Model confidence (mean pLDDT): 86 of 100. Predicted 3D model of an 86-nucleotide RNA (c-di-GMP-I-GGC riboswitch aptamer) from a Geobacteraceae bacterium. It was read from a public genome assembly, where an Rfam model found it. Taxonomically the source falls in Geobacteraceae (Bacteria, Pseudomonadati, Thermodesulfobacteriota, Desulfuromonadia). The model forms 95% of the base pairs in the Rfam consensus.
RNA sequence: AUUGACAAGGCCAAACCUGCCGUGAGGCAGGGGCGGAAAGUCACGGGUCUUAUUCUUUUCUGUUUGAGACAGCCGGACUGCCAAAA
Numbered sequence: 001a002u003u004g005a006c007a008a009g010g011c012c013a014a015a016c017c018u019g020c021c022g023u024g025a026g027g028c029a030g031g032g033g034c035g036g037a038a039a040g041u042c043a044c045g046g047g048u049c050u051u052a053u054u055c056u057u058u059u060c061u062g063u064u065u066g067a068g069a070c071a072g073c074c075g076g077a078c079u080g081c082c083a084a085a086a
Base pairs, nucleotide, nucleotide: 003083004082011036012035016031017030018029019028020027021026034072040078041077042076044075045074046073047070048069049068050067051066052065055062
């Protein structure tokens, strides 16, 4: 390096509940614990979602441009703990 134990010491924390922030997607804190060997960091590619807007439409819907959210959707980049067997 690869790989990942019924190993050691630890770490993170889904749904849901409460409070605060945000128009919203969501975020932060506390509880909680489904899970996770990168569930650490970065919106770079794809994707999903929100919001304003253009066009279309009777409406629904679709669509353009912008601003955002998600790293626990998939890929990519950077960094990192432990070490039994093969």